[in-house]
This is a predicted structure of a 106-nucleotide RNA (SAM riboswitch aptamer (S box leader)) from Alteribacter aurantiacus DSM 18675. Taxonomically the source falls in Alteribacter aurantiacus (Bacteria, Bacillati, Bacillota, Bacillaceae). It was read from a public genome assembly, where an Rfam model found it. Its Rfam family is "SAM riboswitch aptamer (S box leader)". Rfam's curators write: The SAM riboswitch is found upstream of a number of genes which code for proteins involved in methionine or cysteine biosynthesis in Gram-positive bacteria.

RNA sequence: AUCUUAUCCAGAGAGGUGGAGGGAAUGGCCCUUUGAAACCUCGGCAGCAGACCGUUUAGGAACUGUGCCAAUUCCAUCAAGUCACUUGUGGCUUGAAAGAUAAGAA
Numbered sequence: 001a002u003c004u005u006a007u008c009c010a011g012a013g014a015g016g017u018g019g020a021g022g023g024a025a026u027g028g029c030c031c032u033u034u035g036a037a038a039c040c041u042c043g044g045c046a047g048c049a050g051a052c053c054g055u056u057u058a059g060g061a062a063c064u065g066u067g068c069c070a071a072u073u074c075c076a077u078c079a080a081g082u083c084a085c086u087u088g089u090g091g092c093u094u095g096a097a098a099g100a101u102a103a104g105a106a
Base pairs, nucleotide, nucleotide: 002105003104004103005102006101007100008099013042014041015040016039017038021031022030023029025077026076027075028074043069044068045067048065049064050063052060053059073098078095079094080093081092082091083090084089085088
């Protein structure tokens, strides 16, 4: 890097180093010198897998491996349906695509 399955409108930040970017891509819109990314420390959220408790179902719990801690995956992107009007745009709904995370496969 590829494939499969599940989830993605909930939740959870302080300090230090650092010094200009960041929010995957594109567009929009945001965040950011009242300090971005990254790294470190401590804290927290969650509960995918293992372990544990349990009536071994449901569930609980949070030790281990991960993950996460602005905004719904920040919104849109492609398609279908529907509504509105200014007739090619906008709103809404659903599904897909892409992405993220976990577990597994080859």